[in-house]
């Protein structure tokens, strides 16, 4: 400098070729327990990196621009 992959909840990922955003962990509230862990039953927690663009709709297709990673020079 040229290519390629990645950005989605506090962390760790899904989401089947455009059609209601989800999991496990975590946290948190009740039960259970003499207490604490385990464990059951809830809950809350997101402008899907940022800006446009395209569609009747965009996590998803286009384009710029951050930022990680990896090759190659």
């Nucleotide at each position: 400098g040229a290519u390629g992959a990645c950005u989605u909840a506090a962390c760790u990922c899904a989401a089947u070729u455009g059609g209601c955003a989800g999991a496990g962990u975590g946290c948190u509230a009740u039960c259970c327990u003499u207490a604490u862990a385990u464990g059951a039953u809830g809950g809350a927690a997101g402008u899907u990196g940022a800006u446009g663009g395209u569609u009747c709709g965009a996590u998803u297709c286009c384009a710029u621009c951050a930022g990680u990673c990896a090759u190659c020079a």